[in-house]
RNA sequence: UCCGUCGGGGGGCCCAUUUGGGCUGAGAGGUGCGUGCACCGACCCGUCGAACCUGAUCCGGGUUAUACCGGCGUAGGGAACGGGUA
Repeated sequence: UCCGUCGGGGGGCCCAUUUGGGCUGAGAGGUGCGUGCACCGACCCGUCGAACCUGAUCCGGGUUAUACCGGCGUAGGGAACGGGUA
C1' cells in the first nucleotide's frame, strides 16, 4: 500500500413549515411501525487508534443559531485478524 473477512462510530443548527431553502461536515439519507425506537444504505474509523465516547448543562471567540472555530488534549476510554505487493 492493496485485497478478503470481521469489527467500531455519529447530539446537528437556522428560515419556511405542505413541498422546500440556507450553514457546517466524510457523513445530517431511506424504510417500517408502537413516534422514539428498530432495520437498511452511504460515509468515516479500527491500536502508528482525535472515527467516536466521557469530562461537558465546561472555557474563550464568533454567529440569526448550532460541536461554527479554537481550547480542554502529552487527559480518561475506544473497534483486527489473515493474505498479497513494494

A computed fold for an 86-nucleotide RNA from Pelagimonas varians, annotated as TPP riboswitch aptamer (THI element).
The sequence is in RNAcentral, with records from MGnify.
Lineage of the source: Bacteria > Pseudomonadati > Alphaproteobacteria > Rhodobacterales > Pelagimonas.
Its Rfam family is "TPP riboswitch aptamer (THI element)". The literature on the family includes a 2002 paper in J Biol Chem by Rodionov et al., "Comparative genomics of thiamin biosynthesis in procaryotes. New genes and regulatory mechanisms".